[in-house]
Molecule: small-subunit ribosomal RNA
Organism: freshwater metagenome
RNA sequence: AGAGUUUGAUCCUAGCUCAGGACGAACGCUGGCGGUAUGCUUAACACAUGCAAGUCAAACGGAUGCUUUUGUAAAAAAGAGUAUCAGUGGCAAACGGGUGAGUAACGCGUAAGAAUUUGCCUUUAGGAAGAGAAUAACGAUUAGAAAUAGUUGCUAAAACUCUAUAUGCGCAUAUUUUGCGUGAAAAAAGAAAUUUGCCUAAAGAGAAGCUUGCGUCUGAUUAACUAGUUGGUAGGGUAAUGGCCUCACCAAGGUGAUGAUCAGUAGCUGGUCUGAGAGGACGGUCAGCCACAUUGGAACUGAGACACGGUCCAGACUCCUACGGGAGGCAGCAGUGAGGAAUCUUCUGCAAUGGGCGAAAGCCUGACAGAGCAAUACCGCGUGAGGGAAUAAUAUGAGAAGGCCUACGGGUUGUAAACCUCUUUUCUCAAGGAGGAAUAAAUGACGUUACUUGAGGAAUAAGCAUCGGCUAACCCUGUGCCAGCAGCCGCGGUAAAACAGGGGAUGCAAGUGUUGUCCGGAUUUAUUGGGCGUAAAGGGCCUGCAGGUGGGCAGCCAAGUCUUUUGUAAAAUACCUGAGCUUAACUUGGGAAUCGCAAAGGAAACUAGCUGUCUAGAGUUUAACAAGGGUAAAGGGAACUUCCAGUGGAGCGGUGAAAUGCGUUGAUAUUGGAAAGAACACCAAUGGCGAAAGCACUUUGCUAGGUUAAAACUGACACUGAGAGGCGAAAGCUAGGGGAGCAAACAGGAUUAGAUACCCUGGUAGUCCUAGCAGUAAACGAUGGAUACUAGACGUUGAGCGCCUGAAAGCGAGCAAUGUCAUAGCUAACGCGUUAAGUAUCCCGCCUGGGGAGUACGCUCGCAAGGGUGAAACUCAAAGGAAUUGACGGGGACCUGCACAAGCGGUGGAACAUGUGGUUUAAUUCGAUGCAACACGAAGAACCUUACCAGGACUUGACAUGAAGAGAAGUCAUUUGAAAAUUUGAUGUGCUACGGCCUCUUACACAGGUGGUGCAUGGCUGUCGUCAGCUCGUGUCGUGAGAUGUUGGGUUAAGUCCCGCAACGAGCGUAACCCUCGUUUCUAGUUUAUUAGUCUAGAAAGACUGCCGGCCAUAAGUCGGAGGAAGGUGAGGAUGACGUCAAGUCAUCAUGCCCCUUAUGUCCUGGGCUACACACGUGUUACAAUGGGUAUGACAAAAAGCAGCAAGUUUGUAAAAACGAGCGAAUCUAUAAACAUAUCCCCAGUUCGGAUUGUAGGCUGCAACUCGCCUACAUAAAGUUGGAAUCGCUAGUAAUCGCAGGUCAGCUAUACUGCGGUGAAUCCGUUCCCAGGUCUUGUACACACCGCCCGUCACACCAUGGGAGCUGAUUUUGCCAGAAGAUAUUUCUAGCCAAAGAAAUAUUUAAGGCGGGGUUGGUGAUCGGGGUGAAGUCGUAACAAGGUAGCUGUACUGGAAGGUGCGGCUG
Repeated sequence: AGAGUUUGAUCCUAGCUCAGGACGAACGCUGGCGGUAUGCUUAACACAUGCAAGUCAAACGGAUGCUUUUGUAAAAAAGAGUAUCAGUGGCAAACGGGUGAGUAACGCGUAAGAAUUUGCCUUUAGGAAGAGAAUAACGAUUAGAAAUAGUUGCUAAAACUCUAUAUGCGCAUAUUUUGCGUGAAAAAAGAAAUUUGCCUAAAGAGAAGCUUGCGUCUGAUUAACUAGUUGGUAGGGUAAUGGCCUCACCAAGGUGAUGAUCAGUAGCUGGUCUGAGAGGACGGUCAGCCACAUUGGAACUGAGACACGGUCCAGACUCCUACGGGAGGCAGCAGUGAGGAAUCUUCUGCAAUGGGCGAAAGCCUGACAGAGCAAUACCGCGUGAGGGAAUAAUAUGAGAAGGCCUACGGGUUGUAAACCUCUUUUCUCAAGGAGGAAUAAAUGACGUUACUUGAGGAAUAAGCAUCGGCUAACCCUGUGCCAGCAGCCGCGGUAAAACAGGGGAUGCAAGUGUUGUCCGGAUUUAUUGGGCGUAAAGGGCCUGCAGGUGGGCAGCCAAGUCUUUUGUAAAAUACCUGAGCUUAACUUGGGAAUCGCAAAGGAAACUAGCUGUCUAGAGUUUAACAAGGGUAAAGGGAACUUCCAGUGGAGCGGUGAAAUGCGUUGAUAUUGGAAAGAACACCAAUGGCGAAAGCACUUUGCUAGGUUAAAACUGACACUGAGAGGCGAAAGCUAGGGGAGCAAACAGGAUUAGAUACCCUGGUAGUCCUAGCAGUAAACGAUGGAUACUAGACGUUGAGCGCCUGAAAGCGAGCAAUGUCAUAGCUAACGCGUUAAGUAUCCCGCCUGGGGAGUACGCUCGCAAGGGUGAAACUCAAAGGAAUUGACGGGGACCUGCACAAGCGGUGGAACAUGUGGUUUAAUUCGAUGCAACACGAAGAACCUUACCAGGACUUGACAUGAAGAGAAGUCAUUUGAAAAUUUGAUGUGCUACGGCCUCUUACACAGGUGGUGCAUGGCUGUCGUCAGCUCGUGUCGUGAGAUGUUGGGUUAAGUCCCGCAACGAGCGUAACCCUCGUUUCUAGUUUAUUAGUCUAGAAAGACUGCCGGCCAUAAGUCGGAGGAAGGUGAGGAUGACGUCAAGUCAUCAUGCCCCUUAUGUCCUGGGCUACACACGUGUUACAAUGGGUAUGACAAAAAGCAGCAAGUUUGUAAAAACGAGCGAAUCUAUAAACAUAUCCCCAGUUCGGAUUGUAGGCUGCAACUCGCCUACAUAAAGUUGGAAUCGCUAGUAAUCGCAGGUCAGCUAUACUGCGGUGAAUCCGUUCCCAGGUCUUGUACACACCGCCCGUCACACCAUGGGAGCUGAUUUUGCCAGAAGAUAUUUCUAGCCAAAGAAAUAUUUAAGGCGGGGUUGGUGAUCGGGGUGAAGUCGUAACAAGGUAGCUGUACUGGAAGGUGCGGCUG
């Protein structure tokens, strides 16, 4: 200090997430030692048991025990001492210890203040004279279960009372003071000195109470609150001020947008954590303050309490009880239960420090000092060190075993181990042994302490997490969108570095990881330090109170500001620097710091304040001017519609096309007249005016604002503006008018799958006026207002000025307004750019991820519709802006193509052939499926092929390599069998280069697979497409993705060439090079009678827009012409850029992985691939006369041929057969057909057509049934030119005619590949269909339109709002009732007064009861919308002109997206 994540990629905006640190933590796994700290964060929940506050006999009387004296016969009794006990009395118990419930407060922090009190302590001054009455203990007795209580009798004091005194206090007089009133005391010890106490007053120290300034969380969906309330006077009360309280009277105040009141939350601080800091979060341990002590209330005692281990009352709870009554309060230390993820011992000691009492000894002290438990945290140490394979030198071997990986060579674990040498921190054992203790001595819980010495033995001691990126660390196996992982992005669907295991590695280490919380990163609330044109964000516009800010000069002042000094800012902490524990943590000395507050002195620039003055801001006056500014009234013409009348006579109207509608009762059309309402053509314009909304015929009245010019006046009067007020399109609402046209709703007609729409015919609210309401819009420049500054150029509007002119015009300089371009600068980019989105200042408004949602609730406004304000739960990791490259568009421009058009011939109808789908089947093997599958793989399924099915067989195998052994192999015959195979017999007894060959047997490695995956692959192929494209280097532009080049103007078949240009060059494609054909020449050659010609082979020539003319830009080129066999690529072929389609092929072949292994392998027979209601594709033959039959006669090319082609002869009607010359082929082997000539047929289902079927033959072959071809005779079907639709072809082409070949025993060939013969028509042209290319445009697409995406409905789950209510909590208020206590008054107490006590009454008042409100939680039949879910249903609203441009406010309407009306916006 940053990183990951939106995209195909980019920049930006923005959120989410991570890396760091911390903790009173918890959980998982693991665990050697020591030191120092820390340890109920939850139930201020309930508590068993023990302890936590006592002490004083030198205040007092007594009781008991012991000792002792006197005493006695012994006792009793008395005295003294000592110890213990309860009581009276004194002091303490208000400290110390705990907790954080309450409290938003003078509670706390800080700084000040005045009207106070103060036991013990210190200092000072003075005093203590006289007198008296009781009472507890104790004794006796009574009640009670107990707790406890009563009656009676005795007694003491430093307990209590009275009198006196007085430096005090109060009052009065008075100012040298005096007078009146009032108020004190206690003694004890000692032989004594003396000491300790007592009383009064003053001062101090420390402590406490009170007052004030400032600071101290969130909510305005809490805006008003307050009757003792605010103030005053008088009396009372308090230690003291004060409405602090009480009472009487008076006034009506006080608080609040600088946030009162109310609600929620919370002890505050020093500090702690984090952060560069500013800040943010927290307040456990330690320290200061506060509050509380089972809940609520109350006072008493006292110096001090309204009292944790005191009292009284009430409530809840627990315990005891004899049922009548009683007792209790761990938020003290331990400990128990409960709650919880979670937090310790019912330990030791008063040795130290401190506290209480005491004269002291001393006693008490769960404060404290220590130990125990817990890796809870921090710190330190250890679990061994060296050598031992590297390198160098010397000599030898050598990286063990095991694990894991492997390309099988090896690598890694790994110097790691083993082995050798050494050490002993730690551990075990033994011995010694402090300081803490203050002293002359005594006194140590810790403590078998720390520490030291010795002995033993590497001995007792390593784990946890991670390894896809962020983020250091990688392989194997298993799994197969399963199991699982995950902080974010995301992994897992058969080759997972992401799951699980193993090996290895990395990080930290007695720990390590996870979870939770806080800060950081986050400049992601921005003071430091952000923004608002389009990303979230400028209020619709104006006026203006408060507030904020504010021109020049001079003077004063000193509030802000700056400076100096003083006080304070507790200690601890943190920082710096030392010191002490072996070090560190820890402890500790000193320093600095504590930036704050208060007080005092000074300065005077700036701000504020006061005073004076100025004119540049602002305003006023005068003159002139422009204008759809506003408002009210009056007037006008054109058009539409309706009505009346005339003419006229069949249609009109409307649309893509129609129909509804109107019309013979006379429409439309046309002429004349009348009525009514609304709107104002042309002028008209990035022109004008207005704050915005908005404003347009003409005239007039009233009226606001603006500009210019020149002077004069006022003298900062200004800017902005929360609340507030006003204006505010359209739609809408209320009331009353009006209603021509238009037109939501509605009706009908069309369209459509539907059409609640678009289109058409009608049509009501409304649109208009008046008076109100409403208050919103894409109310937009998506840009708040004001002021100042910062290059220019070109327009337009307004009124003036100067020059010029006869005038108009023109030119020049400035002001105001309104536009276009552009510099600097700014911006993420687009863009903005003196009318800023530049540079600055001031003020206001607004934003903080998307959705939920501008929704809910609350409040407020409204007649309503609705408006304003405005959340949360939940959910996602994005949503978004600008620009880029593509792709796409029912966007645009240009261009090309048998793409259309113009033609010729077909297909689609028939029969047959063939392929496919489907169906069937034991099997109908498999693949190919839009173009780019379907006469395709297959250039030929009867067996074989063959992969399929049934059955019969084999298991190292039909085939390969390796080992061992045996032997020939083979041939013939034979048994069984469908064959494979098998049985028997005969024959044979090997060859060799000595390696072996051939056959059989055996065992194992292995063979084998047309089994799967073409979505794991290679190779090959198709397709866009023989389309003209696809890229690179350098440079330049851009933050960047990228752009430029490659675009533009021409041209071309072409990114072909030329010109221009921030580009200059280059590559793959194009073209050319290659083959064939066409012309000529030369050479050679077979055939031939032939040296020619033809032919074959080879080598050359020829064509290049070269020549001429037109056009173009003088270019490229194009058009025409000449010559030429051929002319502009001469014709045809081969040749296929970067890439696309996860295109096709694992069944040509190869191949990873998976699968089968007596079978998914291999052999055999038979069957199947040839099935057949049907559908489609590709073809053949036809439907006839441009034809068919018969006869005769011509003309090819290219191929093939020995298990072959076969002439010829003979036989047969023929297929063919028999014999067979020639030819391994320029020599031999073929009748080419259409055509021509002649003739028949005469338009018919025919002398067309030939399917189908029957019979008889032929050929191939082991075999022709399933299932071949051919021949003859007979049979003679459909079909008379083919619906919608659709295909091919631009010249030797289409069409038509035959011939040959491959495969092949034969053939299903009508297929395919070639060959020649005859030989056309048409192309105006590019509007349209299809495909492609270039440029441009839009985009919400990038899996790229087969895209994306909206809403209802159905189902599941989740959170949430309403809801008749129900039920809690809390708060407030009224009434009732009222304990204890306090205050006041009264009465009584054996004559009166006083004291004390008791009783009664009144006031106040806690809990309680009955009502009424407020706030808030839970729950609730059911209703509503929202979110999320696998591939559901219905449509297709949006994104392209998204197929009706979209969005928007409003109104109506519809299953739903939505549609329509009115107005607005361009995004």